Predicted 3D model of a 476-nucleotide part of an RNA (small-subunit ribosomal RNA, 3' major domain) from Pseudomonas aeruginosa. The organism belongs to Pseudomonas, within Bacteria. It matches the Rfam family "Bacterial small subunit ribosomal RNA".

Context: one part of a larger RNA
RNA sequence: UGACGGGAGCCCGCCCAACCGGGGAAGCAGGUGAUUUAAUUCAAACCACCCCGAAAAACCUUACCUGGCCUUGACAUGCUGAAAACUUUCCAAAAAUGGAUUGGGGCCUUCGGGAACUCAGACCCAGGUGCUGCAUGGCUGUCGUCCGCUCGUGUCCUGAGAUGUUGGGUUAAGUCCCGUAACGAGCGCAACCCUUGUCCUUAGUUACCAACACCUCGGGUGGGCACUCUACUGAGACUGCCGGUGACAAACCGGAUGAAGGUGGGGAUGACGUCAAGUCAUCAUGGCCCUUACGGCCAGGGCUACACACGUGCUACAAUGGUCGGUACAAAGGGUUGCCAAGCCGGGGAGUGGAGCUAAUCCCAUAAAACCGAUCGUAGACCGGAUCCUGCUCUGCAACUCGACUGCGUGAAAUCGGAAUCGCUAGUAAUCGUGAAUCAGAAUGUCACGGUGAAUACCUUCCCGGGCCUUGUACA
Numbered sequence: 001u002g003a004c005g006g007g008a009g010c011c012c013g014c015c016c017a018a019c020c021g022g023g024g025a026a027g028c029a030g031g032u033g034a035u036u037u038a039a040u041u042c043a044a045a046c047c048a049c050c051c052c053g054a055a056a057a058a059c060c061u062u063a064c065c066u067g068g069c070c071u072u073g074a075c076a077u078g079c080u081g082a083a084a085a086c087u088u089u090c091c092a093a094a095a096a097u098g099g100a101u102u103g104g105g106g107c108c109u110u111c112g113g114g115a116a117c118u119c120a121g122a123c124c125c126a127g128g129u130g131c132u133g134c135a136u137g138g139c140u141g142u143c144g145u146c147c148g149c150u151c152g153u154g155u156c157c158u159g160a161g162a163u164g165u166u167g168g169g170u171u172a173a174g175u176c177c178c179g180u181a182a183c184g185a186g187c188g189c190a191a192c193c194c195u196u197g198u199c200c201u202u203a204g205u206u207a208c209c210a211a212c213a214c215c216u217c218g219g220g221u222g223g224g225c226a227c228u229c230u231a232c233u234g235a236g237a238c239u240g241c242c243g244g245u246g247a248c249a250a251a252c253c254g255g256a257u258g259a260a261g262g263u264g265g266g267g268a269u270g271a272c273g274u275c276a277a278g279u280c281a282u283c284a285u286g287g288c289c290c291u292u293a294c295g296g297c298c299a300g301g302g303c304u305a306c307a308c309a310c311g312u313g314c315u316a317c318a319a320u321g322g323u324c325g326g327u328a329c330a331a332a333g334g335g336u337u338g339c340c341a342a343g344c345c346g347g348g349g350a351g352u353g354g355a356g357c358u359a360a361u362c363c364c365a366u367a368a369a370a371c372c373g374a375u376c377g378u379a380g381a382c383c384g385g386a387u388c389c390u391g392c393u394c395u396g397c398a399a400c401u402c403g404a405c406u407g408c409g410u411g412a413a414a415u416c417g418g419a420a421u422c423g424c425u426a427g428u429a430a431u432c433g434u435g436a437a438u439c440a441g442a443a444u445g446u447c448a449c450g451g452u453g454a455a456u457a458c459c460u461u462c463c464c465g466g467g468c469c470u471u472g473u474a475c476a
Base pairs, nucleotide, nucleotide: 001476002475003473004472005471007470009468010467011466012465013464020423021422022421026315027314028313029312031310032309033308035305042053064301065300066299067298068297069296070295073125078123079121080120081119082118086103089100090099091098092097107114108113127290128289130288131287132286136284137283138279139278140277141275143273148187149186150185151184152183153182154163155162156161167178168177169176193267194266195265196264198235199234202231203230204229208224209223212222213221214220238261241255242254243253244252245251317417321376322375323374324373325372326371333364334363335362338357339356343352344351388409390407391406393404394403430452431451432450433449434448435447436446
């Protein structure tokens, strides 16, 4: 100087406390371990692995296993020779592949040949998701959006170092003020950026409709840019104003104005560093290793197994509810290999149909909870829906291993969950639907969107994490 302390002081954080809702018990989904297996490819491992890499494992993906094949190779560059490239059909085969076969005669040319592509040959080589993340780059997680981390000159000290950065206040903040052997500066903080909340200018179609007219009653038509909205430029919030407290400071408390008040809400943004943290399987790359195989092609299988254990979710155990009927109100997205309307048909999944739309125009697309009625009456039930049987639908060469949806039937566990444990401070929790990416098909996941919309916070004693200062130390 640090680190540590079941030392002291001050302070902060959904850290505790208060409140609300969960998980832990049940069924299922998906992840992991263990086990099994020819293979169940690999990676991730306290917080910071476990709906994680994977924003999609039927084939492909795919790296794994079994079997059948290839050896200059699926891919790159250079050399030589042949032959245009390409294409039709048949046979064998699980296919890869092998054999036969049809059409075709292209482009440039100095007629020597050349270019692209294909085949054959020899060799420099290709190839490797093989190993090492403890050789690395890049990227990322974490402490932590915590408020810290340093430097120049000066001063003090034999030196390591100290000072500045400590102290008195204050702040979300090393934020600011005052003091001060320090004076300044840099990376962080804040601001600048995006979004949301108010208003204005401009613009007015595909958006809108106040006044006027028509009307098939639909902003449908004429018409109108007033309003909504869209999207561009601006305004607005700065402790600016008033009162009080304070040290005449910084600031804090209350008030006014205002759509908004003290960082208005949310996001992006992550200092010096820590964990030899993660990733050689995104990619790149040193070294090592394989080279008729640890490379390459193909078919089938596996990654989906199942005594069990763990973490994450979904659905429930119901009456603040289930079912039936009626009836309102969104936002944000996506669409030409696409979204697919009306109509018809089916009890349904779906089918048919073909209008419109490269989209503020058309479509996905009925939002659901809510509200108004009816019924059920506390039962393993009109709760709950697992499991199983059977019939269909769709995608796709192909749904057996192993897809999703749908009809009839079946109707399991579960009556609120031990110890211990998680999230959340406001348009939040809880709850309700909607969309997108991936995608042929396949979400209870992820990412986004809006609807309804709470309760509680006495206190910092204690638990956890962190910051500053101080103290002890046989630790570095």